[in-house]
The part of an RNA shown here (small-subunit ribosomal RNA, central domain) has 349 nucleotides and comes from a wastewater metagenome.
Context: one part of a larger RNA
RNA sequence: UUGGGCGUAAAGGGCGCGUAGGCGGUAAUGUAAGUCAGAUGUGAAAUACUCAGGCUCAACCAGAGAACAGCAUCUGAAACUGCAUAACUAGAGUACAGAAGAGGGAAACGGAAUUCCCGGUGUAGAGGUGAAAUUCGUAGAUAUCGGGAGGAACACCAGUGGCGAAGGCGGUUUCCUGGUCUGAUACUGACGCUGAGGCGCGAAAGCGUGGGGAGCAAACAGGAUUAGAUACCCUGGUAGUCCACGCUGUAAACGGUGAACACUAGGUGUGGGAGGUGUAAUACCUUCCGUGCCGUAGCUAACGCGUUAAGUGUUCCGCCUGGGAAGUACGGCCGCAAGGUUGAAACUC
Numbered sequence: 001u002u003g004g005g006c007g008u009a010a011a012g013g014g015c016g017c018g019u020a021g022g023c024g025g026u027a028a029u030g031u032a033a034g035u036c037a038g039a040u041g042u043g044a045a046a047u048a049c050u051c052a053g054g055c056u057c058a059a060c061c062a063g064a065g066a067a068c069a070g071c072a073u074c075u076g077a078a079a080c081u082g083c084a085u086a087a088c089u090a091g092a093g094u095a096c097a098g099a100a101g102a103g104g105g106a107a108a109c110g111g112a113a114u115u116c117c118c119g120g121u122g123u124a125g126a127g128g129u130g131a132a133a134u135u136c137g138u139a140g141a142u143a144u145c146g147g148g149a150g151g152a153a154c155a156c157c158a159g160u161g162g163c164g165a166a167g168g169c170g171g172u173u174u175c176c177u178g179g180u181c182u183g184a185u186a187c188u189g190a191c192g193c194u195g196a197g198g199c200g201c202g203a204a205a206g207c208g209u210g211g212g213g214a215g216c217a218a219a220c221a222g223g224a225u226u227a228g229a230u231a232c233c234c235u236g237g238u239a240g241u242c243c244a245c246g247c248u249g250u251a252a253a254c255g256g257u258g259a260a261c262a263c264u265a266g267g268u269g270u271g272g273g274a275g276g277u278g279u280a281a282u283a284c285c286u287u288c289c290g291u292g293c294c295g296u297a298g299c300u301a302a303c304g305c306g307u308u309a310a311g312u313g314u315u316c317c318g319c320c321u322g323g324g325a326a327g328u329a330c331g332g333c334c335g336c337a338a339g340g341u342u343g344a345a346a347c348u349c
Base pairs, nucleotide, nucleotide: 003321004320005319006318007303008302012317014201015200016199017198021194022193023192025088026087028085029084030083031082033081034080035077036076037075038074039073040072041071042070049065050064051063053061054060091191092188093187094186095185096183097182098181099180103177104176105175106174107173108172109171110154115149116148117147118146119145120144121143125136126135162169163168206247207246208245209244210243211242215241216240220236221235222234223233258316259315260314261313262312263311266294267293268292269291270290271289272288273287274286275285276284277283298305299304322349323348324347331342332341333340334339
């Protein structure tokens, strides 16, 4: 272990696909497993309950009665669930016509900037800071002009704008490719929802092999600051950051809010469609999908949430049950390792 909960108090799995399972639209017929009703048998005695009796009462003892969940069998009912049959179209999907988008993968190209190299001009400083110094520079720096090399990132546009399941995605072009939205018809006919295990994806850092290396920069060195300064500041600087392939599998992976469906006042921005009214044009109205703000009812301990719910309900999954010890130990599984995952107790307050 009933129950009550999970935005912030303990608690939503990082995210998807999906197996088993659970749950499942409308109407009809049948069946009778669940369900409901009745009957029979069983349900030992004692105990417990009711009535009445015996010990002077009571405890105690004895008698009678009623009752008992459940199980089995039989008879019946057919609303609901299940099953079977044959249907339906409001869920779901397919076809068609349009639309938007940093959705993903690959290749090619572009300009600005930093750094370095070469050459020209030019001369004593330059850098840096709160102030300095380390540092660079008369072997010609900084500044400036021309040429070249190379790597990484893409100013403006840019927007509580867009796309994606999440992580995330931003120069341009081409190729390959996933999803979404709208409109009107046709088709399939419940094909659906959720999802333990499982499988896949999964920022940064880290690891392996091979490349690459401009800038930045853990570690490290030096200079400052300081009582000290293993820091904050400065000068340098290696892994790394980048690419390919493989591993890791974690984050304040956050909306700190699981997924799906239905219902429940409005107002106002904004992105993508469609329809209508109207104009010279801007516009206006209706509607669908997204994304924000304010707010009614309601909810909430409050903060706040409020048709993108934390409101009202249904289904399924995950999770919580005082603080510390502890996300530790041990064991299992995974990993090259780092470590991850599962996950206690003694003791203590």

It matches the Rfam family "Bacterial small subunit ribosomal RNA". Rfam links the family to the GO terms structural constituent of ribosome and ribosome. Model confidence (mean pLDDT): 88 of 100.